[in-house]
A computed fold for a 76-nucleotide RNA from an Ilumatobacteraceae bacterium, annotated as transfer RNA.
RNA sequence: GCCCAGAUAGCUCAGUCGGUAGAGCAACGCAUUCGUAAUGCGUAGGUCGCGAGUUCGAUUCUCGCUCUGGGCUCCA
Numbered sequence: 001g002c003c004c005a006g007a008u009a010g011c012u013c014a015g016u017c018g019g020u021a022g023a024g025c026a027a028c029g030c031a032u033u034c035g036u037a038a039u040g041c042g043u044a045g046g047u048c049g050c051g052a053g054u055u056c057g058a059u060u061c062u063c064g065c066u067c068u069g070g071g072c073u074c075c076a
Stems, first nucleotide, its partner, number of pairs: 001072007010025004019056001027043005049065005
């Protein structure tokens, strides 16, 4: 330098054939208990990596860039 995959909640990951974005764990509150753990119920938490384009509308399609992981390639 080239190719492939990925970037979504604090962590691990789904998802959207373009139309209000989800789960588990974690956090907080309540119930339960003599108390704790466990369990049940609830609450909060997101510029969907960044910029641009197409579109009535983009997390989703297109282009560029950044970062992460993997692979490939060059020199007497």

The prediction has a mean pLDDT of 80. Its Rfam family is "tRNA". The family's RNA type in Rfam is transfer RNA.